[in-house]
Small-subunit ribosomal RNA, central domain from an uncultured bacterium, 348 nucleotides, folded computationally. Its Rfam family is "Bacterial small subunit ribosomal RNA".
Context: one part of a larger RNA
RNA sequence: CUGGGCUUAAAGCGUGCGCAGGCGGAAAUGAAAGUCGGGAGUGAAAUCCCAGGGCUCAACCCUGGAACUGCUCUCGAAACUUCAUUUCUAGAAUUCGAUAGAGGCAGGGGGAAUUCCUAGUGUAGAGGUGAAAUUCGCAGAUAUUAGGAGGAACACCAGUGGCGUAGGCGCCCUGCUGGGUCGAUAUUGACGCUCAUGUACGAAAGCGUGGGGAGCAAACAGGAUUAGAUACCCUGGUAGUCCACGCUGUAAACGAUGUAUGCUAGUUGUUGGAGUCUUAAGGCUUCAGUGACGCAGAGAAAUCAUUAAGCAUACCGCCUGGGGAGUACGACCGCAAGGUUAAAACUC
Numbered sequence: 001c002u003g004g005g006c007u008u009a010a011a012g013c014g015u016g017c018g019c020a021g022g023c024g025g026a027a028a029u030g031a032a033a034g035u036c037g038g039g040a041g042u043g044a045a046a047u048c049c050c051a052g053g054g055c056u057c058a059a060c061c062c063u064g065g066a067a068c069u070g071c072u073c074u075c076g077a078a079a080c081u082u083c084a085u086u087u088c089u090a091g092a093a094u095u096c097g098a099u100a101g102a103g104g105c106a107g108g109g110g111g112a113a114u115u116c117c118u119a120g121u122g123u124a125g126a127g128g129u130g131a132a133a134u135u136c137g138c139a140g141a142u143a144u145u146a147g148g149a150g151g152a153a154c155a156c157c158a159g160u161g162g163c164g165u166a167g168g169c170g171c172c173c174u175g176c177u178g179g180g181u182c183g184a185u186a187u188u189g190a191c192g193c194u195c196a197u198g199u200a201c202g203a204a205a206g207c208g209u210g211g212g213g214a215g216c217a218a219a220c221a222g223g224a225u226u227a228g229a230u231a232c233c234c235u236g237g238u239a240g241u242c243c244a245c246g247c248u249g250u251a252a253a254c255g256a257u258g259u260a261u262g263c264u265a266g267u268u269g270u271u272g273g274a275g276u277c278u279u280a281a282g283g284c285u286u287c288a289g290u291g292a293c294g295c296a297g298a299g300a301a302a303u304c305a306u307u308a309a310g311c312a313u314a315c316c317g318c319c320u321g322g323g324g325a326g327u328a329c330g331a332c333c334g335c336a337a338g339g340u341u342a343a344a345a346c347u348c
Base pairs, nucleotide, nucleotide: 003320004319005318006317007302008301012316014201015200016199017198021194022193023192025088026087027086028085029084030083031082033081034080035077036076037075038074039073040072041071042070049065050064051063052062053061054060091191092188093187094186095184096183097182098181099180103177104176105175106174107173108172109171110154115149116148117147118146119145120144121143125136126135162169163168206247207246208245209244210243211242215241216240220236221235222234223233258315259314260313261312262311263310266293267292268291269290270289271288272287273286274285275284276283277282297304298303321348322347323346330341331340332339333338
């Protein structure tokens, strides 16, 4: 490289957008680049193959044939691919009318709780644990009542419920804003799919500058436990967690399952629509999601099974024994931490 693969054995980029590239719906006409057929030229000799022959045989050699699967030119064919022109509406997009939603951004507001402060009542304990102690408390704690401050998070509703490409999103109101779904006719007329490089977004932790700091809490200190205890338990507690702006660019970023399209039994729950029958409850049909079970089929099995891991097509990414190693070196990126790309010796 070919092949074979990628849920769990090695292997789907964290996710989108998207240039180049690859691939691409239906009909007609034409062209003839690919394609197919005929012809011509060329394809040195030797070699290889076949048939003969010569050295006693063989290797070797000689003669003839075939072959040289290729290239060039030319005459044709027109099914398929391609190209050009014209047309179509089943893909795609737009329009109109509805509609669900923690989708995003900004501003404003709310109550519960924790902590702290002030004041009142009140007195000796409180707290914590397996048991304790460190700790707090007669300078009045814990408990309780009233008032105040401040920060963070939004109980119940809440649901294999919803929304979002993924990360993710949950109190209420307002403004701005993205996408989806359903129904309907109309419009455009293949405008599509995928996507190396690129580019944007991307949890937590971490970093820079400036704020903020209630609770929690790496580090740290103390008390316990223990043979020890740099832990688990307890009392404290700083970064951080929060906000603004900028960086970082990684996760078991998981459905460990790339995206798109078509096809292939059903049953049952649920979310959002539409149609229809029925007085209603509800039934039936259908579209889009989200679950459970299950046939065919698949699979090493577990299991998957119209939300495929089935049957196919297009395009991209990735894998090729374990360790060394996602490391070294180099390069690029980063303030740094580090990230991305990515070996070999050696060894089993």